Context: one part of a larger RNA
Molecule: small-subunit ribosomal RNA, 3' major domain
Organism: Sequoia sempervirens
RNA sequence: UGACAGAGGCCCGCACAAGUGGUGGAGCAUGUAGUUUAAUUCAAUGCAAAGCGAAUAACCUUAUAAGGGAUUGACAUGCCAUGAAUCCUUUUGAAAAAGAGGAGUUCCUUCGGGAACAUGGACAUAGGUGGUGCAUGGCUAUCAUUAGUUCAUGCUGCAAGGUGUUGGGUUAAGUUCUGCAAUGAGCACAAACGUCAUGUUUAGUUUCCAUAGAUUUUGGAACAUGGAACAGACUAUCGGUGUUAAGCUGGAGGAAGGUGAGGAUGACGUCAAGUCAUCAUGCCCCUUACACCCUGGGUGACACACGUGCUACAAUGGUUGGUACAAAGAGUUGCGACCCCGUGAGGGAAAUCUAACCUUAAAAACCUCGCGUCAAUUUAGAUUGUAGGUUGUAACUUGCCUACAUUAAGUAGGAAUCACUAGUAAUCUCCGGUCAGCCAUACAACGAUGAAUUCAUCCUCAUGCCUUGUACA
Numbered sequence: 001u002g003a004c005a006g007a008g009g010c011c012c013g014c015a016c017a018a019g020u021g022g023u024g025g026a027g028c029a030u031g032u033a034g035u036u037u038a039a040u041u042c043a044a045u046g047c048a049a050a051g052c053g054a055a056u057a058a059c060c061u062u063a064u065a066a067g068g069g070a071u072u073g074a075c076a077u078g079c080c081a082u083g084a085a086u087c088c089u090u091u092u093g094a095a096a097a098a099g100a101g102g103a104g105u106u107c108c109u110u111c112g113g114g115a116a117c118a119u120g121g122a123c124a125u126a127g128g129u130g131g132u133g134c135a136u137g138g139c140u141a142u143c144a145u146u147a148g149u150u151c152a153u154g155c156u157g158c159a160a161g162g163u164g165u166u167g168g169g170u171u172a173a174g175u176u177c178u179g180c181a182a183u184g185a186g187c188a189c190a191a192a193c194g195u196c197a198u199g200u201u202u203a204g205u206u207u208c209c210a211u212a213g214a215u216u217u218u219g220g221a222a223c224a225u226g227g228a229a230c231a232g233a234c235u236a237u238c239g240g241u242g243u244u245a246a247g248c249u250g251g252a253g254g255a256a257g258g259u260g261a262g263g264a265u266g267a268c269g270u271c272a273a274g275u276c277a278u279c280a281u282g283c284c285c286c287u288u289a290c291a292c293c294c295u296g297g298g299u300g301a302c303a304c305a306c307g308u309g310c311u312a313c314a315a316u317g318g319u320u321g322g323u324a325c326a327a328a329g330a331g332u333u334g335c336g337a338c339c340c341c342g343u344g345a346g347g348g349a350a351a352u353c354u355a356a357c358c359u360u361a362a363a364a365a366c367c368u369c370g371c372g373u374c375a376a377u378u379u380a381g382a383u384u385g386u387a388g389g390u391u392g393u394a395a396c397u398u399g400c401c402u403a404c405a406u407u408a409a410g411u412a413g414g415a416a417u418c419a420c421u422a423g424u425a426a427u428c429u430c431c432g433g434u435c436a437g438c439c440a441u442a443c444a445a446c447g448a449u450g451a452a453u454u455c456a457u458c459c460u461c462a463u464g465c466c467u468u469g470u471a472c473a
Stems, first nucleotide, its partner, number of pairs: 001473002003470003007467004013461001015457001019420005026311007034302002042053001064297001066295004073125001077124002079121005086103007106115003127286002130284003136280002138275003143269001148187006154163003167178003193263001195261002198231005207221004234257001237251005300439001313413001318371002321368002329360003334353001339348003379410001384405007426449003432443001
């Protein structure tokens, strides 16, 4: 100087407390371990692995195992030979591929050849999701959006170092004021950036409004809306308090008040943290195979254990009708109205729309007229059977959806444990990416309805600062 302390002091955080809703019990979905398997590819393992890489495993993906093939190779560059390319038919085969037959003759040209492509040949070499993340780059998680981490000059100490950065206040903050052998400065903090909340101005279509009628285009732009440019919040103002300070506290005005809300933004470092399977890359290893092609299988197995979720256990509810109110998205190999058929999934036919125009689109909780009345039920919906629909060469392993039938566990969950402080929790639908389809109850976004409680720091956990101690470095 650090590190540690069941040492002291101060501060802070949904850390505890006060509350609300869960997980842990049930069924199912999904991931992991284990077991099994020809194979169940690989990676990730306390917080910080486990709905994670994977924003979609039927084939492909695919890296795995079995079988069938082929060895200059699926891909790149260089050399030689032949033929333009390419297309069609046929035999064998599960396919990959192998064999046979036919059609066809490009562009430029100095007629030597060249361009592009295909086939064959010989080698240099290709190739590797093989190993090492403890050889690495890059990227990322975590402490932590915590308030820290350093430097120059000076001073000081024999030196390691110290000082600055400590003290007294204050702040979300090493934020800022004040004092001081310190004076300044860098990276973080803050501000700057974009979103939301208010107003003004501006432009007037595909928006809005009006008319008997007019996007099959008439008129208008007050309101609403989206776009652009500005304004606005800065402790500015008043009272109190404070060291005449920084600030704190209460009020007024205001759409908004003390960081207005929530994003992006992550210092020096820590964990030899994670990733050689995104990519790049050193070294090592394979080269008739650890590279490559194909078929069907596997990654979907199932005594069990764990994680994350969904649906419930009902009356604040279930169900048959009726009826109202969003925002943000997406769409041409697409979204697909109206109409017709079907109990339905869906099918037929098909308008508009490259979108403020058309479509998806129905918002759902909510409200309301009835029904059943406390029961394993008109609860819950697993499981199973039958019949269909749809995507796709293909739905057996292994897709999703529909109808009818079937109707399991579950009556609020032990020890333990998680999230959340306001338009938040909780409840409710809706949209997107990936995508032929979809195992999405996931992820990411959007709105609708809309609480309770704390405003304290005794305790638990974690962090930061100061002091003390140490047989540790």